A computed fold for a 74-nucleotide RNA from Mauremys mutica, annotated as transfer RNA. It matches the Rfam family "tRNA". By type it is a transfer RNA. Its mean pLDDT, the model's own confidence on a scale to 100, is 80.
[in-house]
RNA sequence: GGCACCAUGGCUUAGCUGGCUAGAGUAUCUGUUUUGUAAAUAGGAAAUCCUGGGUUCAACUCCCAGUGGUGCCU
Numbered sequence: 001g002g003c004a005c006c007a008u009g010g011c012u013u014a015g016c017u018g019g020c021u022a023g024a025g026u027a028u029c030u031g032u033u034u035u036g037u038a039a040a041u042a043g044g045a046a047a048u049c050c051u052g053g054g055u056u057c058a059a060c061u062c063c064c065a066g067u068g069g070u071g072c073c074u
Stems, first nucleotide, its partner, number of pairs: 001073007010026004019057001028044005050066005
């Protein structure tokens, strides 16, 4: 220098065939339960989906550019 893939709550991720308020696990907070802790159980908060632009009635999803990461080639 070239090519491919990836970026979504604190962490790990689903969704990428465009369409309602973005789902789950774990962690965290509160309640119940217990002599107490753990476990169990009920509930809550936490993401404007890496950034900017474009297409569209409508974009996490499609297109372009950029940033960061991983791998391969030279």